The prediction has a mean pLDDT of 88. This is a predicted structure of a 266-nucleotide part of an RNA (large-subunit ribosomal RNA, domain VI) from a Pseudomonadota bacterium. The organism belongs to Pseudomonadota, within Bacteria. The full RNA is in RNAcentral, with records from ENA. It matches the Rfam family "Bacterial large subunit ribosomal RNA". Rfam links the family to the GO terms ribosome and structural constituent of ribosome.
Context: one part of a larger RNA
RNA sequence: CGUAGGAGUCUUGAGGGGGGUCGUCCUCAGUACGAGAGGACCAGGACGAACGAACCUCUGGUGUGUGGGUUGUGCCGCCAGGCGCAGCGCCCAGUAGCCAUGUUCGGUCGGGAUAAGCGCUGAAAGCAUCUAAGUGCGAAGCCCACCCCAAGAUGAGGACUCCCACCGGGUGAACCGGGUAAGGCCGCAGCGAGACUAGCUGCUUGAUAGGCGGUAGGUGUAAGGACCGCAAGGUCUUCAGCUGAACCGUACUAAUCGGCCGAGGG
Numbered sequence: 001c002g003u004a005g006g007a008g009u010c011u012u013g014a015g016g017g018g019g020g021u022c023g024u025c026c027u028c029a030g031u032a033c034g035a036g037a038g039g040a041c042c043a044g045g046a047c048g049a050a051c052g053a054a055c056c057u058c059u060g061g062u063g064u065g066u067g068g069g070u071u072g073u074g075c076c077g078c079c080a081g082g083c084g085c086a087g088c089g090c091c092c093a094g095u096a097g098c099c100a101u102g103u104u105c106g107g108u109c110g111g112g113a114u115a116a117g118c119g120c121u122g123a124a125a126g127c128a129u130c131u132a133a134g135u136g137c138g139a140a141g142c143c144c145a146c147c148c149c150a151a152g153a154u155g156a157g158g159a160c161u162c163c164c165a166c167c168g169g170g171u172g173a174a175c176c177g178g179g180u181a182a183g184g185c186c187g188c189a190g191c192g193a194g195a196c197u198a199g200c201u202g203c204u205u206g207a208u209a210g211g212c213g214g215u216a217g218g219u220g221u222a223a224g225g226a227c228c229g230c231a232a233g234g235u236c237u238u239c240a241g242c243u244g245a246a247c248c249g250u251a252c253u254a255a256u257c258g259g260c261c262g263a264g265g266g
Base pairs, nucleotide, nucleotide: 001152005163006162007161008160009159010158011157015149016148017147018146021049022048023047024046025045026044027043033038051106052105053104054103055102059100060099061098062097066093067092068091069090070089071086072085073084074083075082076081110144111143112142117137118136119135120134166178167177168176169175183261184260185259186258187203188202189201190200191199208254209253210252211250212249213248214247215246217243218242219241224237225236226235227234228233
């Protein structure tokens, strides 16, 4: 810009993409078959491998804004208690998120048309012949079915709902300009969304982010004090103290006030 008014929501699916794998074991059955050795078809069931998708309950990884331990040094006047620096100083753990080695799920079933192949009926050619007319089966393959995208599919589809047809110019029409409607955009607070954009949530008629409160989870029993010990240290107060991203709540802070665009045909 188009999709023959302007919008919001939900869709159809032309077309395109993805997926499509394999093995072992059990039953049938030591049956059919076979002198024996051996050993099935068909049908049903179990387990697994690799691959793929999603996810984080579990198992683990990471987790430089969480907790603890600890070395050297500087500083807070000293002790105690802390903080800075040294690869996060080093080390031990670890929430969310992100991950796989973890978890769940997938390939299927079924239908249609076929390939090789197997047939039926059957002439040319009194026979024979699956083929010439006709017709039935038959693959991990093809089309559908399953998952994803999808109406710029200019062949521009469909359904529902919302807004109503104001003012001026022009000749009454085309057309031009203005103000609005539904609605949209800008702006702002943000996000399991994201390169940017987009998408999604919220904007005081508010839980969108931060703060704060509570809880979960993490770390592992803070400081101070008391008692015991010559001391290092121990015990009690104390499952304490501290705590990022999680959950629930709460207007304390910030989403102020607002602005712009936006509808009538053949």